[in-house]
């Protein structure tokens, strides 16, 4: 260089046109002598980035970063 996969919440990933979700983490509750566990409840998002399409885009088109494998080059 080429071909594939992949970027969404603090990690881990699901959602593949129609209200942005789950575990785990974090915060408050209640329980308890008290601590953990488990139980309620909550916090928390430029969906990697910029165009375009479209009544509407995380979800499609195109260009680009970035990471992960496979080739292929190694002068």
């Nucleotide at each position: 260089g080429c071909c594939g996969g992949g970027g969404u919440a603090g990690c881990u990933c699901a959602g593949c046109g129609g209200c942005a979700g789950a575990g785990c983490a974090g915060a408050g509750g209640a329980c308890u002598c008290a601590u953990a566990a488990g139980c309620c409840u909550u916090u928390g998002g430029u969906c990697g980035g910029u165009g375009g399409u479209u009544c509407a885009a995380a979800u499609c088109c195109a260009c680009u970063c970035c990471c992960c494998g496979g080739c292929a080059c190694c002068a």
A computed fold for a 75-nucleotide RNA from Verrucomicrobia bacterium UBA3222, annotated as transfer RNA. Its Rfam family is "tRNA". About the family: Transfer RNA (tRNA) molecules are approximately 80 nucleotides in length. It was read from a public genome assembly. Taxonomically the source falls in Verrucomicrobiota (Bacteria, Pseudomonadati).